[in-house]
RNA sequence: GCAUCCAGGCGGCCGCUCAGGGUGGGUUCUCCACCCUGGGAGGAAAGUCCGAGCACGACAGGACACGGUGGUGGGUAACGCCCACCGGCCCGCUGCAGGGUCAGGGACAGUGCCACAGAGAACAGACCGCCCGCGGUUUCGGCCGCAGGUAAGGGUGAAACGGUGCGGUAAGAGCGCACCGCCCGUUGGGUGACCAACGGGGCACGGCAAACCCCACCGCGUGCAAGUGCAAGCAGCUUCCGUCCGACCCUGUCGGGCACCCGCUGUCCGCGGGGCGUGGAGCGGGUCGCGCGCUUGAGCCCUCGGGCAACCGAUGGCCUAGAGAAAUGGUCGCCACCGGGCAACCGGGACAGAACUCGGCUUAUCGAUGCAUGC
Numbered sequence: 001g002c003a004u005c006c007a008g009g010c011g012g013c014c015g016c017u018c019a020g021g022g023u024g025g026g027u028u029c030u031c032c033a034c035c036c037u038g039g040g041a042g043g044a045a046a047g048u049c050c051g052a053g054c055a056c057g058a059c060a061g062g063a064c065a066c067g068g069u070g071g072u073g074g075g076u077a078a079c080g081c082c083c084a085c086c087g088g089c090c091c092g093c094u095g096c097a098g099g100g101u102c103a104g105g106g107a108c109a110g111u112g113c114c115a116c117a118g119a120g121a122a123c124a125g126a127c128c129g130c131c132c133g134c135g136g137u138u139u140c141g142g143c144c145g146c147a148g149g150u151a152a153g154g155g156u157g158a159a160a161c162g163g164u165g166c167g168g169u170a171a172g173a174g175c176g177c178a179c180c181g182c183c184c185g186u187u188g189g190g191u192g193a194c195c196a197a198c199g200g201g202g203c204a205c206g207g208c209a210a211a212c213c214c215c216a217c218c219g220c221g222u223g224c225a226a227g228u229g230c231a232a233g234c235a236g237c238u239u240c241c242g243u244c245c246g247a248c249c250c251u252g253u254c255g256g257g258c259a260c261c262c263g264c265u266g267u268c269c270g271c272g273g274g275g276c277g278u279g280g281a282g283c284g285g286g287u288c289g290c291g292c293g294c295u296u297g298a299g300c301c302c303u304c305g306g307g308c309a310a311c312c313g314a315u316g317g318c319c320u321a322g323a324g325a326a327a328u329g330g331u332c333g334c335c336a337c338c339g340g341g342c343a344a345c346c347g348g349g350a351c352a353g354a355a356c357u358c359g360g361c362u363u364a365u366c367g368a369u370g371c372a373u374g375c
């Protein structure tokens, strides 16, 4: 660092709550009392960070904007999750194995930035140097000036326009060569990311996208305070603003179309609804009641088979909270564990409590065991 397990055990008494059953009362709708049986807070229930189920908008779509993810291949209902593999960097080994970490698509589509220092920061550059030529000077070590060559050495910096070595040169330089690196091609392995080998070559075309951006893929909105049913109750002769009520077309009539309003996110298309209504801003009144949703699930367990694994399949078995401002508790005894003590005995017990459900991630944490790595 990762993984698995645990989160004290047994019993008595009393108490709460849910389901099933029974007895009695009662207004026979259903309520009350009592009895019996069985169940009753986690590995994270936390965070509300992702993904869904479900509900409504709605009968549902397309596009843009906006947002999210980002090596490859699998798993999954799905995911930003999990598994395996590939690559970079670091540790280790001086062989192998292994471990850690990565915000790991694109810098030749475009725009932009690289402060200061430094000669020079992208096709740049001469501060100190090195070398050659000319002139002057000299205590013969050297020094100064002009002009030219150089970028190997030193310096600045986070980073300096390939690296190491050899040759070569006046001194140097891919100037040449070898090996790396880079580019192009071929062959082989692999589902793939990639890996290996061989051949050829200009030897240079830095970094930053956790900068804007480009590319690929994904995303409708809101959410259990979603929704749905019942009961009860009140007060709108309510104020203001906008639109429609209108015209036109088709039709014998009903009706339809256009225009207008509302909804589907922010917009557009498209779709649905409306028609003496409807949208908005006020003032005022009523209801904060009882059900459903609400717990049988992409559920859990053993075994077998497939798969490197995540996981999938099959047989069999199990049912494990459902409260409604909030139940799941209190007490006693014995035992277990930890600490102190010769003993008797005394003391102790981490993080922490369901509220529609599930798959993850992240954070907190007493202890046991195992694996890996470092000191």
Stems, first nucleotide, its partner, number of pairs: 001371005008335007016040010042351001046362002049360005054223004061269004066219005071085005086104001087102005105214002110212002112208003127154002129150003133146005162180006181203001182201008227292004236283001238282006248257003260274005299318003303314004337348004
Molecule: Bacterial RNase P class A
Organism: Phycisphaera sp.